SAM riboswitch aptamer (S box leader) from Planococcus rifietoensis, 106 nucleotides, folded computationally. The sequence is in RNAcentral, with records from Rfam and Ribocentre. The model forms 97% of the base pairs in the Rfam consensus.
RNA sequence: UUCUUAUCAAGAGAGACGGAGGGAUUUGGCCCUGUGAAGUCUCAGCAACCGCCCUGAUUCAGGACAAGGUGCUAAUUCCAAUAGGCGCAAGCCUAGAAGAUAAGAA
Numbered sequence: 001u002u003c004u005u006a007u008c009a010a011g012a013g014a015g016a017c018g019g020a021g022g023g024a025u026u027u028g029g030c031c032c033u034g035u036g037a038a039g040u041c042u043c044a045g046c047a048a049c050c051g052c053c054c055u056g057a058u059u060c061a062g063g064a065c066a067a068g069g070u071g072c073u074a075a076u077u078c079c080a081a082u083a084g085g086c087g088c089a090a091g092c093c094u095a096g097a098a099g100a101u102a103a104g105a106a
Base pairs, nucleotide, nucleotide: 001106002105003104004103005102006101007100008099013043014042015041016040017039021032022031023030026081027080028079029078044073045072046071049069050068051065053063054062055061056060077098082095083094084093085092086091
């Protein structure tokens, strides 16, 4: 990097350095940001994918734990873009695409 599977409505921030951008990409919208963006580091936290334990059951279901491997800690993955449905409208719903994360494989 690619493929497969699962999840994405919940949850959880302080400090130091830094010094102007950031919210994946493009477009549009809407936000965050010198009351300090991105990034790096330290500490803390959240969650429970891997892990680990228990119960029942053969590759499954339910439950407990958080020392270890990841991940995450503004806004639904910030919202929309494609297809379909509902609605007078504003708008709403479902699926998909794209993306993110984990586990496995090439």